[in-house]
RNA sequence: CAGGGAUAGGUCGGAUGGGUAGGGGUCAUCUUUAGCCCAAAACCUCUACAGGGCGACCGAAAAGCCGGCCAGGCACGUCCGGCUGGGGGAGCCCUGUCUUCCAACGUCGACGUCCUGUCCUCCGGGAUCUGCUCUGCAGUCAACCGGGUCAGGCCCUGACGGGAGCAGCCCUAAGCUGUAGAUCGGAUGUUCGGGGGAUCGCAGGACUGAGGAGGAGGACAGGUAAACUUCUCCAGUCUGACUGUCGACCCGGCCCUUCCCUG
Numbered sequence: 001c002a003g004g005g006a007u008a009g010g011u012c013g014g015a016u017g018g019g020u021a022g023g024g025g026u027c028a029u030c031u032u033u034a035g036c037c038c039a040a041a042a043c044c045u046c047u048a049c050a051g052g053g054c055g056a057c058c059g060a061a062a063a064g065c066c067g068g069c070c071a072g073g074c075a076c077g078u079c080c081g082g083c084u085g086g087g088g089g090a091g092c093c094c095u096g097u098c099u100u101c102c103a104a105c106g107u108c109g110a111c112g113u114c115c116u117g118u119c120c121u122c123c124g125g126g127a128u129c130u131g132c133u134c135u136g137c138a139g140u141c142a143a144c145c146g147g148g149u150c151a152g153g154c155c156c157u158g159a160c161g162g163g164a165g166c167a168g169c170c171c172u173a174a175g176c177u178g179u180a181g182a183u184c185g186g187a188u189g190u191u192c193g194g195g196g197g198a199u200c201g202c203a204g205g206a207c208u209g210a211g212g213a214g215g216a217g218g219a220c221a222g223g224u225a226a227a228c229u230u231c232u233c234c235a236g237u238c239u240g241a242c243u244g245u246c247g248a249c250c251c252g253g254c255c256c257u258u259c260c261c262u263g
Stems, first nucleotide, its partner, number of pairs: 001263006009058004013031005021047005035054004064254005072246004077242003081238011093223010105211001112207007119197008127188005133182008146171004154163003
């Protein structure tokens, strides 16, 4: 120097978050792609050589250091914007006073006061309709068990005549019907009177005697329930940007390096 073998040693992921006094792990996330088993999130196990057991790979390698690039994470950081919630102000809105304008009303009586009616209720009287009863008038009305008269027929008589008596006719009772009136009662889209109540309005009347009310605008004062408009402040959340921090993979550079065998 070249070839081969072995494995002290190294590697078999890394990062962020979370947890921890701290390290590693199970856990979540991002990355490339890279072993197995046991333990394990109110956790498991250790102590700066940071749990136990096994397996594989490795040399001008791995590991280590520096720089670049940049996926991604974090900060209860800053800014713009959006959304949600809350607070405050103003407007809108409501009420009142004053004022300007407009259009009307009013001595054929404004505003106001009083009375009456309308409304409710109780009492009393009437009207209308109606029911029972009573009375008057009129009508109708008894096969037989009311009256009068009684054809026919029947009975009595020698005859004359007489008798009972159905139908019919007339009258009449109970009953029924109509009408008029009366008592008592009932009903109501009825009327009058009296007492009490209620009182925004409407109608009529009396007294008084000049204003009262409406619309639009403005000013002032008070109020603010909801909704809406607008201006702000606070909190939360979301996307993005900035700043800081960590940072995989990749790229580049630097640096260090075991033992054995053969030639």